[in-house]
This record gives sequence, structure tokens and C1' cells, in this order.
RNA sequence: CUAUCCCGCACGGGAGAGUCUUCGCCCGGUCACCGACCGGGAACGGAGCGCCGAAGGGGCAACCCCUCCCCGGAACCUCUCAGGCGCCAGGACCGUGCGGAGCAG
Repeated sequence: CUAUCCCGCACGGGAGAGUCUUCGCCCGGUCACCGACCGGGAACGGAGCGCCGAAGGGGCAACCCCUCCCCGGAACCUCUCAGGCGCCAGGACCGUGCGGAGCAG
């Protein structure tokens, strides 16, 4: 000096599943008017049911490590705690660039 690998940042791409029901709330209308009914909104708050999995988290495990066992690591598999189910946001992962660290060489 330093490919691959690792960490961080920036940009681009990035799936799935109800904008369901109801109450409050807001707007409009009607009436027998201190209440009731109908329609619309839901992008404000709450409740209920259904569903998704690719932030995070948990679990098992092919495999890795070890003579073997144990320990340890380990998924986009699984659970659905969290999160999500209009848009925005988020988003594992992929690509490019920059910065850092740095083994082999």
C1' cells in the first nucleotide's frame, strides 16, 4: 500500500396483509326537539375481530468450531411479543460510491 471480508454514511431499488366493524368526534338534513334518526368523513382517539412478516426480539436447526461431547455461532425456517395491513414513514436484503479498520499478499 492492501482485493475479498467487517463497520458506518449517502443515493437508488425493495414484498406482504382490512383504508373491516363499532363507539366517541366533526359536517349536513329531518323530527314529535336539551334528545332521537338518516347520510357522509374517518387521513383524530378508543374498542373488537380478521390478517401479514423483511426493523427489532424469541425458538428449533442443516451447518461451522472441537478427536468426541459440552459450550459458543447460526436462516429470508418458525413464533407473532413488538411492529405492520390507504398515502407518507418504516423495511430484511441487493447495487453503487465515500470514509474507517485491516488479514492474506
Molecule: Glycine riboswitch aptamer
Organism: Nocardioides sp.